[in-house]
This is a predicted structure of an 82-nucleotide RNA (transfer RNA) from an uncultured bacterium. Rfam family: tRNA. Gene Ontology term of the family: triplet codon-amino acid adaptor activity.
RNA sequence: GCCGAGAUGGUGGAAUCGGUAGACACAACGGACUUAAAAUCCGUCGCUUUCGGGCGUGAGGGUUCAAGUCCCUCUCUCGGCA
Numbered sequence: 001g002c003c004g005a006g007a008u009g010g011u012g013g014a015a016u017c018g019g020u021a022g023a024c025a026c027a028a029c030g031g032a033c034u035u036a037a038a039a040u041c042c043g044u045c046g047c048u049u050u051c052g053g054g055c056g057u058g059a060g061g062g063u064u065c066a067a068g069u070c071c072c073u074c075u076c077u078c079g080g081c082a
Base pairs, nucleotide, nucleotide: 001081002080003079004078005077006076007075010026011025012024019065028044029043030042031041032040046055047054048053058074059073060072061071062070
């Protein structure tokens, strides 16, 4: 240099042919239970808010009523070829 695959909450990891983003699990926090703890169970768990909502999938743009998904450019990671 060329080709291919990938980037999603704190972590892993889903999301059919474009149609509610974060299912599920782990971690963390709060509570119940316990003499206390472990285990178990329940809840919370991105940012912001005037509490009605708004924003959020590596970065920027485009198509569309609607984009994690399609198109273009770029960054980074992994693999292959030279």